[in-house]
Context: one part of a larger RNA
Molecule: small-subunit ribosomal RNA, central domain
Organism: uncultured bacterium
């Protein structure tokens, strides 16, 4: 000496389940793979190091010792790791009771609004903008009333609120269904953590087939603006947005912060539940704000850590070339995943 890192500088995999592997709670016994000590054998010679000696010295040469850090076998030890056996309950799981929620899937239902259709009233404008125009309107619009059709989204409640692994989830009711919290400590007895590959899920856009189409609206067509205006503004408008089935697999998939566990001042909110002496009290779980120590380049983080540690996975290693080429795998395609180099600074 035996690397340093990943909130914002390069770097946490979009998320979960889980295979191999890695790692693994408390007590006792046995064993001796590992470990430690010791012995024997071996570890060619030369070389190297130390000492001594020989050439008048040196280079060089000779002798001895060390070294050869290793391997094999024997003996010994039994703390730790491993293995075997027995036991435990603090991890994990289960039971019983209570409980919150836009968690998921399917079906049914509802009201407001927009648009369209039919009818009534009614007449000359409406609409739109910075100002206008295109556009709509005497074949009667806009406005207003009645009835009808259809699609999409669910106002108030609504919140710094809740649920979910993430993506995400919001009108009401019903059915099926996942997970969580709290309480009792009744059962099992380490059954655990992580997780390369793998499998599943995965916003929006996009794709295939079929349906649907009110509003909105890429593309597109007009009107304006402008030097121009392939834009911003205005009038139209098709894919699409919606449903079913099947693909795609990406994202500022963000907390730009992997998962699990332990430990480390407090203060003030809030969601759910418990306790008692019912309080401006207290405990658990979640979600926030501030803040101590500590950490940080700073900003900031601060029991929901970016503090102090452990286990396992992923990832980074100057900028450009480039998340590209080539190859492979996947995809109907669009493309996705994996992923360079020459050259250049």
């Nucleotide at each position: 000496c035996u690397g340093g890192g990943c909130g914002u500088a390069g770097a946490g995999g979009g998320u979960g389940c889980g295979u191999a592997g890695g790692c693994g709670g408390c007590c006792g016994a046995u064993u001796a793979a590992c470990u430690u000590g010791u012995g024997u054998g071996u570890g060619a010679a030369a070389a190297g190091c130390u000492c001594u000696g020989g050439c008048u010295u040196a280079c060089c040469c000779a002798g001895a010792g060390c070294c050869c850090u290793g391997c094999a076998c024997g003996c010994a030890a039994a703390a730790a790791u491993g293995a075997u056996c027995g036991g435990c309950u603090a991890g994990a799981g289960g039971g019983c009771g209570c409980u919150a929620g836009a968690g998921g899937u399917g079906a049914g239902c509802g009201g407001a609004a927009u648009u369209c259709c039919a009818g009534g009233u009614g007449u000359a404008g409406c609409g739109g903008u910075g100002a206008a125009a295109u556009g709509c309107g005497u074949u009667g619009a806009u406005a207003u009333c009645u009835g009808g059709a259809g699609g999409a989204a669910c106002g108030c409640c609504g919140a710094a609120g809740g649920u979910g692994c993430a993506g995400a989830c919001a009108g009401c009711u019903c059915a099926c269904u996942g997970g969580g919290g709290c309480g009792c400590u009744c059962c099992u007895g380490a059954c655990g953590c992580u997780g390369a590959g793998g499998c599943a899920c995965g916003a929006a856009a996009g794709c295939u087939g079929g349906g649907g189409g009110a509003g909105c609206a890429a593309a597109c067509c007009g009107g304006a603006u402008u030097a121009g205006a392939u834009a911003c503004c205005c009038g139209g408008g098709u894919a699409g947005u919606c449903c079913c089935a099947g693909c795609c697999c990406u994202a500022a998939a963000c907390g730009a912060u992997g998962u699990a566990g332990a430990c480390u001042a407090g203060a003030c909110g809030u969601a759910g539940g418990g306790g008692c002496u019912c309080g401006u009290c207290u405990c658990c779980u979640g979600u926030g704000u501030c803040g101590u120590a500590g950490c940080u380049a700073a900003c900031g983080c601060g029991a929901u850590a970016a503090g102090u540690c452990u286990a396992c996975c992923g990832c980074c290693u100057g900028g450009g070339u480039a998340g590209u080429a080539c190859g492979g795998c996947c995809g109907c395609a669009a493309g996705g995943c994996u992923a360079a180099a020459a050259c250049u600074c």